[in-house]
RNA sequence: CUCGCUGGAGAGAGGCCCGUCAUCGAGCGGGUCCACCGAAGGGGCAAGCGGCUCGCCACGGCGGGCCGUCAAUCUCUCAGGUAAAGCGGACAGAGGG
Numbered sequence: 001c002u003c004g005c006u007g008g009a010g011a012g013a014g015g016c017c018c019g020u021c022a023u024c025g026a027g028c029g030g031g032u033c034c035a036c037c038g039a040a041g042g043g044g045c046a047a048g049c050g051g052c053u054c055g056c057c058a059c060g061g062c063g064g065g066c067c068g069u070c071a072a073u074c075u076c077u078c079a080g081g082u083a084a085a086g087c088g089g090a091c092a093g094a095g096g097g
Base pairs, nucleotide, nucleotide: 001097002096003095005093006092007091012034014033015032016031017030018029019028020027021025035082036081037080041078042076043075044074048069049068050067051066052065053064054063055062056061
């Protein structure tokens, strides 16, 4: 890195509209508006490192500015998600390759 196994959180059964059905239901699917969540994915940055430049220097270095690089469970909420169940799920555990 990959494969399956086990555990695995948060947040409206929201409004309106459309479609659909041997089941007419807090059914299922879609669109839109508002509210909310962060743990698929994606974006953002601190120190550090590198470069340029300026200043100081006891010539060993030190300091400022700008640029690049740049982590997370932080942050944004584009994507995704928001009753239970199911699915998904960062991450964790033991194992196979």